[in-house]
Context: one part of a larger RNA
RNA sequence: GAUUGAACGCUGGCGGCACGCCUAACACAUGCAAGUCGAGCGGUAGCAUGGAGUGUAGCAAUACACUCUGAUGACGAGCGGCGGACGGGUGAGGAAAACGUAGGAACCUACCUAAAAGAGGGGGAUAACCAAGGGAAACUUUGGCUAAUACCGCGUGAACUCGGAAGAGCAAAGGUUGCGCAAGCAAUCGCUUUUAGAAGGGCCUGCGUCUGAUUAGCUAGUUGGUGAGGUAAGAGCUCACCAAGGCGAUGAUCAGUAACUGGUCUGAGAGGACGACCAGUCACACUGGGACUGAGACACGGCCCAGACUCCUACGGGAGGCAGCAGUGGGGAAUCUUGGACAAUGGGGGCAACCCUGAUCCAGCGAUGCCGCGUGGGUGAAGAAGGCCUUCGGGUUGUAAAGCCCUUUAGGCCGGGAAGAAGGUGAGGUGUUGAUAAGACACUUUGCUUGACGGUACCGGCAGAAUAAGCACCGGCAAACUCUGUGCCAGCAGCCGCGGUAAUACAGAGGGUGCGAGCGUUAAUC
Numbered sequence: 001g002a003u004u005g006a007a008c009g010c011u012g013g014c015g016g017c018a019c020g021c022c023u024a025a026c027a028c029a030u031g032c033a034a035g036u037c038g039a040g041c042g043g044u045a046g047c048a049u050g051g052a053g054u055g056u057a058g059c060a061a062u063a064c065a066c067u068c069u070g071a072u073g074a075c076g077a078g079c080g081g082c083g084g085a086c087g088g089g090u091g092a093g094g095a096a097a098a099c100g101u102a103g104g105a106a107c108c109u110a111c112c113u114a115a116a117a118g119a120g121g122g123g124g125a126u127a128a129c130c131a132a133g134g135g136a137a138a139c140u141u142u143g144g145c146u147a148a149u150a151c152c153g154c155g156u157g158a159a160c161u162c163g164g165a166a167g168a169g170c171a172a173a174g175g176u177u178g179c180g181c182a183a184g185c186a187a188u189c190g191c192u193u194u195u196a197g198a199a200g201g202g203c204c205u206g207c208g209u210c211u212g213a214u215u216a217g218c219u220a221g222u223u224g225g226u227g228a229g230g231u232a233a234g235a236g237c238u239c240a241c242c243a244a245g246g247c248g249a250u251g252a253u254c255a256g257u258a259a260c261u262g263g264u265c266u267g268a269g270a271g272g273a274c275g276a277c278c279a280g281u282c283a284c285a286c287u288g289g290g291a292c293u294g295a296g297a298c299a300c301g302g303c304c305c306a307g308a309c310u311c312c313u314a315c316g317g318g319a320g321g322c323a324g325c326a327g328u329g330g331g332g333a334a335u336c337u338u339g340g341a342c343a344a345u346g347g348g349g350g351c352a353a354c355c356c357u358g359a360u361c362c363a364g365c366g367a368u369g370c371c372g373c374g375u376g377g378g379u380g381a382a383g384a385a386g387g388c389c390u391u392c393g394g395g396u397u398g399u400a401a402a403g404c405c406c407u408u409u410a411g412g413c414c415g416g417g418a419a420g421a422a423g424g425u426g427a428g429g430u431g432u433u434g435a436u437a438a439g440a441c442a443c444u445u446u447g448c449u450u451g452a453c454g455g456u457a458c459c460g461g462c463a464g465a466a467u468a469a470g471c472a473c474c475g476g477c478a479a480a481c482u483c484u485g486u487g488c489c490a491g492c493a494g495c496c497g498c499g500g501u502a503a504u505a506c507a508g509a510g511g512g513u514g515c516g517a518g519c520g521u522u523a524a525u526c
Stems, first nucleotide, its partner, number of pairs: 001526004006522005013373006019366002021331001026329003030326003035082003040079002043075002047073003050069008089284003099208006107201003112197007120154001122152002129144006160169003174189006210256003217247003222244008259281004263274004286307005309320004337363001339362003345359001346357004376406004386397004410467001412462005420453001423449011470515005475496003481510005491498002
């Protein structure tokens, strides 16, 4: 000098864009953060509608009240499907099962795309529900009824699996809409098997990846082989047997430290230091262990066991896990709102409408940083007053102020007012499919409609200099000087050093210098 996720002191007008627990991976009150599908199913607790009945009022239409009815819109709970393995957080562990890079062969992949083929015919259950119990609760037991795109046989079956071949083995589910009297047909969403693709992942290898030798030897599943098991898959991955190997001064082992990278900071570069935000990868989810389900997990808001802690309890037993978003206590020099919206982007579910989404987009707080703007402009010598200095003549503050003439950014008030919106839906047209149909789909015309931010950005108008400057320094380094006070005291100080009676070095004042909504200090890196 440059830089920072900074902090502290003094000060503080506005805007834009970023950033904001670096410490206790400490403990957490409360709310929210993962649901969705009724176009899979049986149903109907609640809401609404229709129908039936009864009653009241009325001449009646009708209105109101009650009861019944899943008939309809819908839908609590339940069965079932998909999703909860993504997204979000954190960096504890880990020096190699990580990461980076370049390769490899023995693998898997739900949803998506392309293609081939199929989807026949049966069966038995079970939740919900009902009944009876147990329990303080969490919850739970027994018996009975019932459905499915839940579950299980049979049939068919290859280019799939096994096999040298012969051969053997293996699947499925329907729903909605439309037409039709119906049988049924069509469209569409699904379903099954297989082959490819895309994208994702598992595994292996070379090289690279901090410090310590005041750590020199380490190793028995250890190193290799045979056989077997196991896995999606190669392998001591596991096991039995056999051999005695394997690693190491090119640093094994041990100890300490540390998430890694793209990058960031600095530097002319070489290099050094770092790894906040953003992006990729890994690891973790109270601590330790384990598996289940599933295409995928050994699973942050799933399960089981053990432990610590907290809470409830009728003392028998139960409940919980913010390193999600806010927020609280604590620690600390120190780090924000218990906000709005799904309008956009993206994600999950759904045919769709739509629902969910603390991802995200916004707003709030903080000069934490960067950038921009403002705090006025011109004129104005009687060089006013006041202050300070003085050799008492004056000098300086100083065109500075006042005065006069203007301007109106930002702020204030008034008015106008976006883009971000693509879509969605109703109607019409054209095309594709289909049976010349219905329907569905695609394109198109047109009506209606969707914005949290936000009456925001932006634009116009009005008034008025009005509402807006500080901080550090002035002995040398290093730009900037005098007076007073103090008297080796009080104090200053980055280094040299100042202060013991004229201190440009302490303190105050006047003046000056530097930067400026900041300025200094401290810490840290080059």
A computed fold for a 526-nucleotide part of an RNA from a metagenome, annotated as small-subunit ribosomal RNA, 5' domain.
The full RNA is in RNAcentral, with records from SILVA.
Its mean pLDDT, the model's own confidence on a scale to 100, is 88.